A computed fold for a 349-nucleotide RNA from a Woeseiaceae bacterium, annotated as Bacterial RNase P class A. NCBI's taxonomy places the organism under Bacteria, Pseudomonadati, Pseudomonadota, Woeseiales, Woeseiaceae. Its mean pLDDT, the model's own confidence on a scale to 100, is 76. The sequence was found by an Rfam model in a public genome assembly.
RNA sequence: GGAGUCGGCGAGGCAAUCGCUGUAGCAAUGCAGAGGAAAGUCCGGGCUCCUUCGGACAGGGCGCCAGGUAACGCCUGGGGGGCGUGAGCCCAUGGAAAGUGCCACAGAAAACAGACCGCCGGCAUUGCCGGUAAGGGUGAAAAGGUGCGGUAAGAGCGCACCGCGCGACUGGUAACAGUUCGCGGCACGGUAAACCCCGCCUGGAGCAAGACCAAAUAGGGGAGUGGAGCGUUAUGCUCACCGUCGGUUCCGAACGGACUCCCGGGUAGGUUGCUAGAGGCUGCUGGUGACAGCGGUCCCAGAUGAAUGGUUGUCGAUGACAGAACCCGGCUUAUUGCUGGCUCCGGCU
Numbered sequence: 001g002g003a004g005u006c007g008g009c010g011a012g013g014c015a016a017u018c019g020c021u022g023u024a025g026c027a028a029u030g031c032a033g034a035g036g037a038a039a040g041u042c043c044g045g046g047c048u049c050c051u052u053c054g055g056a057c058a059g060g061g062c063g064c065c066a067g068g069u070a071a072c073g074c075c076u077g078g079g080g081g082g083c084g085u086g087a088g089c090c091c092a093u094g095g096a097a098a099g100u101g102c103c104a105c106a107g108a109a110a111a112c113a114g115a116c117c118g119c120c121g122g123c124a125u126u127g128c129c130g131g132u133a134a135g136g137g138u139g140a141a142a143a144g145g146u147g148c149g150g151u152a153a154g155a156g157c158g159c160a161c162c163g164c165g166c167g168a169c170u171g172g173u174a175a176c177a178g179u180u181c182g183c184g185g186c187a188c189g190g191u192a193a194a195c196c197c198c199g200c201c202u203g204g205a206g207c208a209a210g211a212c213c214a215a216a217u218a219g220g221g222g223a224g225u226g227g228a229g230c231g232u233u234a235u236g237c238u239c240a241c242c243g244u245c246g247g248u249u250c251c252g253a254a255c256g257g258a259c260u261c262c263c264g265g266g267u268a269g270g271u272u273g274c275u276a277g278a279g280g281c282u283g284c285u286g287g288u289g290a291c292a293g294c295g296g297u298c299c300c301a302g303a304u305g306a307a308u309g310g311u312u313g314u315c316g317a318u319g320a321c322a323g324a325a326c327c328c329g330g331c332u333u334a335u336u337g338c339u340g341g342c343u344c345c346g347g348c349u
Base pairs, nucleotide, nucleotide: 001345002344003343004342005341006340007339008338009337010336012315013314014313015312016311017310018309020033021032022031023030024029035321039332040331042330043329044328045327046326047206048205049204050203052253053252054251055250056249057247059202060201061200062199063198064078065077066076067075068074079093080091081090082089083088094197095196099195100194101191102190103189116136117135118132119131120130121129122128123127144162145161146160147159148158149157163186164184165183166182167181168180169178170177171176210272211271212270213269220263221262222261223260224259225258227239228238229237230236241257242256243255244254279298280297281296282295283294284293285292286291
């Protein structure tokens, strides 16, 4: 000097003037007033309601281990695998020895899977028979690799080492690991982001949820059906019947009820929910870390056809992506400036 990689902070500042929303105040006036993603509506919850709850099944989600968290499909750390010279980055990361399916084309053959070329032997002569799977070819992938022996030629056929499988031992909480030991020629491709198996989790809807107040209409019109028993003037009780789980299919409990169909009318308002929180900032302690505990300090938008805008001056330059609507924790996406650590390459001293 160049290239790469992992982070941190910010999002025009200052002043004047007019204006907008909330809040305090009689008033003057004071205080506060969009984001790092407010975005996507993809996850998880808080909260509210569903006339209720439990169980089975279904549906859905997650998928190595250990932690964090209110919880999660999130985060942290580790194991295993992959990419990269490296700093680092990525992984829908359980099971193929329960079963089923699929692997096009090419190729002889794609899983109870092989003989096209080749090699060897025999007959015999341009072919036939037998053996073989070491060599070649096809393909993303072809009966484990290297070497030695053996054979007619070959082959784990045998042996050594590696690989693989099972077991023991050691280390680790564990996933796993091993210059460890023993047995076995060897269960023989891939694919589960295919069906499936296994383990764990799981009601639904949503602030347009819900609550209250006021007002208004038509306390509307029509049709059909209503079982059994007991008691009884009416009517009441029990059984039957129907309904209540935002999958209702099934079971149980509890609760409610006459049921079904048709026509027609009203509800455009206000208050609340609505912001003091799983809250922000900060110090100490513990922890590799995510975080946790203890202490101090602060109050930081609540609009509702939708609030922060206009003008002037100056500094400065990046004015990019972009505006809360019940709240919070994540993930993903969009985008700009400044800056720190680390890695690699080249040059000079």